[in-house]
Molecule: SAM riboswitch aptamer (S box leader)
Organism: Winogradskyella haliclonae
RNA sequence: AUGUUAUCAAGAAAGGUGAAGGGAAUAGACCCGUUGAAGCCUUAGCAACCCUUAGACUUACUAAGAAGGUGCUAAAUUCUACUUUGAAGACGAAUCAUUUCUCGUUUUCGAGAUAGAUAACCA
Numbered sequence: 001a002u003g004u005u006a007u008c009a010a011g012a013a014a015g016g017u018g019a020a021g022g023g024a025a026u027a028g029a030c031c032c033g034u035u036g037a038a039g040c041c042u043u044a045g046c047a048a049c050c051c052u053u054a055g056a057c058u059u060a061c062u063a064a065g066a067a068g069g070u071g072c073u074a075a076a077u078u079c080u081a082c083u084u085u086g087a088a089g090a091c092g093a094a095u096c097a098u099u100u101c102u103c104g105u106u107u108u109c110g111a112g113a114u115a116g117a118u119a120a121c122c123a
Base pairs, nucleotide, nucleotide: 003121004120005119006118007117008116013043014042015041016040017039021032022031023030026081027080028079029078044073045072046071049069050068051065052064053063054062055061077115082112083111084110086109087108088107089106090105091104092103093102
């Protein structure tokens, strides 16, 4: 690397350098950027995965903390894409006609999957 588990709508920016791109990848949308993008460096901060202390103690767990190892510091992983015998709505078909039922399409909300990011573990 692969794999396993957990989390991903909260939170937290200044300076230096640099010079035109950036928001993971594909497509679309929408944003950020010469009032200076990415990258790199410094300092500061956020958070609490590992961690520390106390309780409990087989583990799980609860509270507090931040020295150390990571991570992060525009917008929900920026949004959409695939599935859904979940919920609500709209339209159409069917019917002589209305309502219900049924079928189809579609919108919104939810759930899930895929992909990705981060941590810890495994190897």